[in-house]
Context: one part of a larger RNA
RNA sequence: CUGGGCGUAAAGCGUGCGCAGGCGGUUUUGUAAGUCUGAUGUGAAAUCCCCGGGCUCAACCUGGGAAUUGCAUUGGAGACUGCAAGGCUAGAAUCUGGCAGAGGGGGGUAGAAUUCCACGUGUAGCAGUGAAAUGCGUAGAGAUGUGGAGGAACACCGAUGGCGAAGGCAGCCCCCUGGGUCAAGAUUGACGCUCAUGCACGAAAGCGUGGGGAGCAAACAGGAUUAGAUACCCUGGUAGUCCACGCCCUAAACUAUGGAUACUCGACAUACGCGAUACACUGUGUGUGUCUGAGCGAAAGCAUUAAGUAUCCCACCUGGGAAGUACGACCGCAAGGUUGAAACUC
Numbered sequence: 001c002u003g004g005g006c007g008u009a010a011a012g013c014g015u016g017c018g019c020a021g022g023c024g025g026u027u028u029u030g031u032a033a034g035u036c037u038g039a040u041g042u043g044a045a046a047u048c049c050c051c052g053g054g055c056u057c058a059a060c061c062u063g064g065g066a067a068u069u070g071c072a073u074u075g076g077a078g079a080c081u082g083c084a085a086g087g088c089u090a091g092a093a094u095c096u097g098g099c100a101g102a103g104g105g106g107g108g109u110a111g112a113a114u115u116c117c118a119c120g121u122g123u124a125g126c127a128g129u130g131a132a133a134u135g136c137g138u139a140g141a142g143a144u145g146u147g148g149a150g151g152a153a154c155a156c157c158g159a160u161g162g163c164g165a166a167g168g169c170a171g172c173c174c175c176c177u178g179g180g181u182c183a184a185g186a187u188u189g190a191c192g193c194u195c196a197u198g199c200a201c202g203a204a205a206g207c208g209u210g211g212g213g214a215g216c217a218a219a220c221a222g223g224a225u226u227a228g229a230u231a232c233c234c235u236g237g238u239a240g241u242c243c244a245c246g247c248c249c250u251a252a253a254c255u256a257u258g259g260a261u262a263c264u265c266g267a268c269a270u271a272c273g274c275g276a277u278a279c280a281c282u283g284u285g286u287g288u289g290u291c292u293g294a295g296c297g298a299a300a301g302c303a304u305u306a307a308g309u310a311u312c313c314c315a316c317c318u319g320g321g322a323a324g325u326a327c328g329a330c331c332g333c334a335a336g337g338u339u340g341a342a343a344c345u346c
Stems, first nucleotide, its partner, number of pairs: 004317002008299001012314001014201004021194003025088007033081002035077008049065006091191001092188005097182003103177007115149007125136002162169002206247006215241002220236004258313006266291010295302002319346003328339004
């Protein structure tokens, strides 16, 4: 290289956009680069193979042929691929009109609750646990009433629901803004698919500067438990959690399942459109789910949202450990990240 794989055995990049590259609908004409075919030249000899010959045989030597799967020139073929020109509308996109939505960014605002503060009522407990203790409280707590402050999160609706490329997104209102889908037409006319490098986004934690700080809570302190208890339980409690800007770039970033297209039995549920319609019911499209058939699969299972049948493109895998380590490089303020071995060992 050929070949085999990638849900759970090793293996799908966290996700998207996208240059190069690879691949690419239908039709006509031309061309002849690829492709196919004929001829000629060349492809040294030896070797290998076939048929003979010579050493008594063989090894060995030797004659002829074949082969040398290649290259060049030239004559043709014109299906397929390419190229050029011209069409088409089934892919793709745009326009017109609806629809749904926690999609994103910014601003404003409401109520419940926790905590704290002030004052009133009021008196001996409160809190906590398996049981306790630390803790709070006669300097008046807890309980209850009124008023106030501040931060964070949005009960019910709520769902097996919706939206988003993924991460993710939830009180309500306003502004700006992306995408999707449906119906019927119209327009462009292959404008497409995938994508190494690249670029962008990317939970939580963490980092920098400046704010903020109610609750919760790594670290830390104390009380318990215990043989011990650097834990689990309890009382406290600082970073952090929140906001702005800038970094970090990793997750069981999971559907452990890359993207696109086409095809392949059904049943039920559900979200949102559209058509006919008196509700029902039914048809159709795009999603989201459950069950099941063929088929697939080592099995469990998957099964029109495939792990089925095929094509195209990309990423990745090649025994376990050493190791996602060392070294180097790049990135980062750092933490560290990305890339990524070997000796040795089983």